Small-subunit ribosomal RNA, 3' major domain from an uncultured bacterium, 480 nucleotides, folded computationally. Its mean pLDDT, the model's own confidence on a scale to 100, is 83. The full RNA is in RNAcentral, with records from ENA, Greengenes and SILVA.

Context: one part of a larger RNA
RNA sequence: UGACGGGGGCCUGCACAAGCGGUGGAGUAUGUGGCUUAAUUCGAUGCAACGCGAAGAACCUUACCUGGCCUUGACAUGCAAGUAGUAGCAUUAUGAAAGUAGUGCGAGGUAGCAAUACCAGCUUGCACAGGUGCUGCAUGGCUGUCGUCAGCUCGUGUCGUGAGAUGUUGGGUUAAGUCCCGCAACGAGCGCAACCCCUGUGUCCAGUUGCACCCGAUUAUUCGGCGCACUCUGGACAAACUGCCUCGCUCAAACGAGGAGGAAGGUGGGGAUGACGUCAAGUCAGGAUGGCCCUUACGGCCAGGGCUGCACACGUACUACAAUGCCCGAUACAAAAGGAUGCAAAGCGGCAACGCCGAGCCAAUCCCAAAAAUCGGGCCCAGUUCAGAUUGUCGUCUGCAACUCGACGGCAUGAAGCCGGAAUCGCUAGUAAUGGCGCAUCAGCUACGGCGCCGUGAAUACGUUCCCAGGCCUUGUACA
Repeated sequence: UGACGGGGGCCUGCACAAGCGGUGGAGUAUGUGGCUUAAUUCGAUGCAACGCGAAGAACCUUACCUGGCCUUGACAUGCAAGUAGUAGCAUUAUGAAAGUAGUGCGAGGUAGCAAUACCAGCUUGCACAGGUGCUGCAUGGCUGUCGUCAGCUCGUGUCGUGAGAUGUUGGGUUAAGUCCCGCAACGAGCGCAACCCCUGUGUCCAGUUGCACCCGAUUAUUCGGCGCACUCUGGACAAACUGCCUCGCUCAAACGAGGAGGAAGGUGGGGAUGACGUCAAGUCAGGAUGGCCCUUACGGCCAGGGCUGCACACGUACUACAAUGCCCGAUACAAAAGGAUGCAAAGCGGCAACGCCGAGCCAAUCCCAAAAAUCGGGCCCAGUUCAGAUUGUCGUCUGCAACUCGACGGCAUGAAGCCGGAAUCGCUAGUAAUGGCGCAUCAGCUACGGCGCCGUGAAUACGUUCCCAGGCCUUGUACA
């Protein structure tokens, strides 16, 4: 100087407390451990691994296993030699395919009149290719984490023999090393804040595909006129700064509490943004890369299987256990996003999944397209008109192909489950809770995941004694 202390002081955080809803019990989905296996490919392992890499494992993917094959190789460049109808297309035999052996058709580019030469093709040989093989403790790059915590440093000066100190400590204050005052310090840098994006208000400009103040028409609908007022869209600008007032505090500055005005008030709400560093943290399997290793195999091609195995254990979720509910009928109201091998209306067939037909739309024009809610009726507290696992059977769709191993529908079947031990998690407002909708990946889908969008919409916070994490000062130390 740091680190540490079941030392002290001050302070902060959904850290506790106050509340609301969960997890832990059930069933299922999914990931992991374990076990099993020919293989169940590999990585991730306290917080910070475990719906993680994977934003899509039937084949492919695929790296694993078994079997069948290839050896200059699926791919690149170069050298040497050889070959002539070479590339390509079609096709036969064999085979699970890869491949192997044939058959037919069959054009090249540049220079040149041509022969021919070169390029491209094939074959052979040689250099080499290739490796998701090892090392993340050889690395770059990227990322997680403490932590969006308020810290981390430097120059000059001064002090100290020196390591170092000072500044950065102190008194206030703040979300903040934020600002003010004081001070052997005076300044500065990286962080904080602001500048950026979305959102909340208004003005101006613009008016189709959007809108509807006026007129007309219709069973109804912006349907037709007129129009751009309104909504909206999207470009520019304005607006918030403790600017104004009161009180408190103070030498002063800063600050706190309240008020006015305002769409918004004290960082308005949200996002992006992550200092010096820590963990030899993670990644050689995203790609890159040193070294080591394999080279008729640790490389390459193919078929089938596996990654989906199941006594069990854990994590994360979904669905429930019901009456603030379930079922049936009727009837409203979104936002954001997507659409051409696409989204598909209306109509028809089917109980349905879906099928047939196909208007419109390269989309503010057309389409996908709401549910909780509301109204009416039924159920009457029961393992039920709760719950839906499991199983049987018949189907639909995607795809070359749903046996291993897809999703969805109909009928039948109806398991556990009556609110969950110890323990433990999230959340402070348009939040929690709850309801649906969209997208990426994608032929399809094991999506209940992830990322977004809107609808309905709470309770509580006395406070900082305690648990956890962190910041500043101080103290002790046999630690570095």